[in-house]
A computed fold for a 57-nucleotide RNA from Portunus trituberculatus, annotated as transfer RNA. The RNAcentral record of the sequence draws on Rfam.
């Protein structure tokens, strides 16, 4: 650190609840399937490359 809530010990970031669709139903729920969505407080170092190391804030 997606809307909230939490992982993630250097290689284009994940679950879970919520959203949105669709099946299912007379419908609504529950349940099942699909999707959308954050580049991680902000600033600077390091490094081919930093969410992850290092520095004050």
């Nucleotide at each position: 650190u997606g809307g909230u809530g939490c992982a993630g010990u250097c290689g284009u970031a994940g679950c879970a609840c919520g959203c949105u669709c669709g099946a299912c139903u007379c419908a609504c729920a529950a349940u099942c399937g699909a999707g959308a969505g954050a580049g991680c407080c902000a600033g600077g170092g390091u490094u081919c490359g930093a969410u992850u190391c290092c520095c004050g804030g």
NCBI's taxonomy places the organism under Eukaryota, Arthropoda, Pancrustacea, Stomatocarida, Portunus.
Rfam family: tRNA.